[in-house]
RNA sequence: UUUGACCUUCAGGGCAGGGUGAGGCCGUUCAUGGCCAAUUCCCGAUCGGUGGUAAGUCAAUUGUGACAAGCCCACGAGCCUCGAUCUCCGUUUAGGGGUGAAAGGCAGGAACGGGUGCGAAUCCCGUGCCGACGGUACAGUCCGGAUAGAAGAAGGUGUCC
Numbered sequence: 001u002u003u004g005a006c007c008u009u010c011a012g013g014g015c016a017g018g019g020u021g022a023g024g025c026c027g028u029u030c031a032u033g034g035c036c037a038a039u040u041c042c043c044g045a046u047c048g049g050u051g052g053u054a055a056g057u058c059a060a061u062u063g064u065g066a067c068a069a070g071c072c073c074a075c076g077a078g079c080c081u082c083g084a085u086c087u088c089c090g091u092u093u094a095g096g097g098g099u100g101a102a103a104g105g106c107a108g109g110a111a112c113g114g115g116u117g118c119g120a121a122u123c124c125c126g127u128g129c130c131g132a133c134g135g136u137a138c139a140g141u142c143c144g145g146a147u148a149g150a151a152g153a154a155g156g157u158g159u160c161c
Base pairs, nucleotide, nucleotide: 005157006156007155008154009153010152017043018042019041023036024035025034026033045141046140047131048130049075050074051073052072056067057066058065059064070129071128078106079105080104081103086098087097088096089095111127112126113125114124115123133144134143135142
């Protein structure tokens, strides 16, 4: 220096407050009364993985460096379909179990208006919108699979030049 290889570590945040009362419990003079009860409903609050891009900000000083997008590009995670590969059991036949590549789907997850300007998908202002599956009173925020997996980040070993 970084061509390909390997190892280690790390790698997600979030309902304050109020209302309603499905349902439950207690009591009863059988008329009815009291209490509890949703982070899921309603009002409201609140959160934003990774890489890229950048007219902003900061630092430095002329090499630049750091930070800056949930809804612009791409990727990862969840679920469904399919079932490559490897593997286990088996009378090595029939058959069965595990693993879960690629592809397709949920799903093209979700952004517009104004301002500035040569130029805005990114800046500023405003108003919106999106968020797997299982559980449960209908969940981005609670519990669970998950002491899991992972885009990737940092460091290291040795290799090529």
The RNA shown here (FMN riboswitch aptamer (RFN element)) has 161 nucleotides and comes from a Bacillota bacterium. It was read from a public genome assembly, where an Rfam model found it. Taxonomically the source falls in Bacillota (Bacteria, Bacillati). Model confidence (mean pLDDT): 77 of 100.